[in-house]
RNA sequence: GUAGUUCAUUAGAUGAUCACUGCACAGCUUGAAAAAGUUUGUGGAGAGGAAAGUCCGGGCAAUAUAGGGCAUGACAGUCGCUAACGGCGACCGGGGGCAACCCUAGGGAAAGUGCCACAGAAACGAAACUACCCGAGCAAUCGGGAAAAGAUGAAACGAGUGAGGUAAGAGCUCACAGCAUGCCAUGGUGACAUGGUGCGAAGGUAAACCCUGUCAGUUGCAAGGAGGCUUGCAUAAAGGGCGGCUCGUCCGCAGGCCGAUAUCCGCUUGAUCAGGCAGGCAACUGCUUGGCUAGAUAGAUGAUCAUCCACGACAGAACCCGGCUUAUCGAUGAACUGCCAAA
RNA sequence: GGCACCUUAGCUCAGUUGGUAGAGCGACGGCCUGAAGAGCCGUGCGUCGUAGGUUCGAUUCCUACAGGUGCCACCA
Numbered sequence: 001g002u003a004g005u006u007c008a009u010u011a012g013a014u015g016a017u018c019a020c021u022g023c024a025c026a027g028c029u030u031g032a033a034a035a036a037g038u039u040u041g042u043g044g045a046g047a048g049g050a051a052a053g054u055c056c057g058g059g060c061a062a063u064a065u066a067g068g069g070c071a072u073g074a075c076a077g078u079c080g081c082u083a084a085c086g087g088c089g090a091c092c093g094g095g096g097g098c099a100a101c102c103c104u105a106g107g108g109a110a111a112g113u114g115c116c117a118c119a120g121a122a123a124c125g126a127a128a129c130u131a132c133c134c135g136a137g138c139a140a141u142c143g144g145g146a147a148a149a150g151a152u153g154a155a156a157c158g159a160g161u162g163a164g165g166u167a168a169g170a171g172c173u174c175a176c177a178g179c180a181u182g183c184c185a186u187g188g189u190g191a192c193a194u195g196g197u198g199c200g201a202a203g204g205u206a207a208a209c210c211c212u213g214u215c216a217g218u219u220g221c222a223a224g225g226a227g228g229c230u231u232g233c234a235u236a237a238a239g240g241g242c243g244g245c246u247c248g249u250c251c252g253c254a255g256g257c258c259g260a261u262a263u264c265c266g267c268u269u270g271a272u273c274a275g276g277c278a279g280g281c282a283a284c285u286g287c288u289u290g291g292c293u294a295g296a297u298a299g300a301u302g303a304u305c306a307u308c309c310a311c312g313a314c315a316g317a318a319c320c321c322g323g324c325u326u327a328u329c330g331a332u333g334a335a336c337u338g339c340c341a342a343a
Numbered sequence: 344g345g346c347a348c349c350u351u352a353g354c355u356c357a358g359u360u361g362g363u364a365g366a367g368c369g370a371c372g373g374c375c376u377g378a379a380g381a382g383c384c385g386u387g388c389g390u391c392g393u394a395g396g397u398u399c400g401a402u403u404c405c406u407a408c409a410g411g412u413g414c415c416a417c418c419a
Stems, first nucleotide, its partner, number of pairs: 001339010012308007020046002023043004027038004048314001052325002055323005060220004067247004072216005077091005092106001093104004107211002112209002114205003124158001129150002132145005160176005182197006224265003227258007239251003259418001272291008309312001344415007353368004362399001369388001370386005392408005
């Protein structure tokens, strides 16, 4: 210089005016006060890396502070992280790349069942179409042997090559190579790796049923909480406690009137953010200092002007967090790898 | 905001242990008719919403997207 790999940051900038949604202070109004309201003024704040999809997990709330069993669902190498996870980190095995690095739904097919269309003799029970060998027969063909060769198919009975062996053959025997499970030794927390020994039972499919292990009660902020008066039934049954069934357990039930169809709370200080130190390969954790950063309820971020540039993508909070997935014009930085050239 | 479901021919819908997808209406062509309608005969006219994966093989099984439909507020 060029071609790549991984990670991180940013998401037009500055100023002025007007408008919108909260907050604080002041003013004004109501009120005895507490407090409430506000067409007012001033100050300060005001969407994201995905706010999205709602695919997982948790908090929170109601119901038993969610209990037993069955059913159902999810997940699946090992060790760790975490509030938790199907997420993340490191490692192991497998695959791809010259490499940096990337991908991996990766338990069990030796518990059982099912399926393997068409073609093919035969689709996992074994059997034998052509070819091979022996016998009979003039021949067509028939009886027997063998399972090495051919043909079909995604897959062919499931240990390859060579030699011996045989009527022809075959792990039938031998040598070498290779190998799942098992056993032993060494290393590792472990998955596993390396070496040795022994054996010859072995098709594929579990994103088919199923088996093993682990986890999960249900509903979701439209959850849920915030009045007064009164009537009837009932004392252990019915009914109910938001779920598929059941056991167990808990709760008295049903109406009428006033007032309402609104308002307030939940609602944003939190597994929070930023800096520093320490531990750990890392995910992450601990200590310390500082900060407060939307909270609406028909739903607020917009408009105009000026200057500049790289000419601005995907896209808009609605209870809150941790992840994953998907969308995204570009710009910048860091580390690493291959090739070429020069010193 | 939350939850549940659907997508197959132009329209309405079938389609199961995964093996080359069908029905009705419509459309098109032919016959019939002077012409049309009706009738008769014939033609499936389809990337099974999209992409990827599992499998020998996917409308079917799994994952991620796209589009659409329905339900949930109401006693303190």